[in-house]
């Protein structure tokens, strides 16, 4: 250089056009317990940027950035 895959909560995933973004951990606050630990209930918490296409984009195109394979 060229193909091709990948990027979503702290972290690891789910969402293949209708999203008010789901869930395990972990965190936080309560119950539970003489205490801590297990356990139960809640709560906080995300879509790499930039541009198109759609009535509507995390999902589709393109650019770019960042890992990752493969070819030369």
């Nucleotide at each position: 250089g060229c193909u091709c895959c990948c990027a979503u909560c702290g972290u690891c995933u789910a969402u293949c056009g209708g999203c008010u973004a789901g869930g395990a951990c972990a965190u936080c606050a309560g119950g539970u317990u003489c205490u801590c630990a297990u356990c139960c209930u809640g709560a906080a918490a995300a879509g790499c940027g930039g541009g198109g296409u759609c009535c509507g984009a995390c999902u589709c195109c393109c650019c770019g950035u960042g890992g990752g394979a493969g070819c030369g």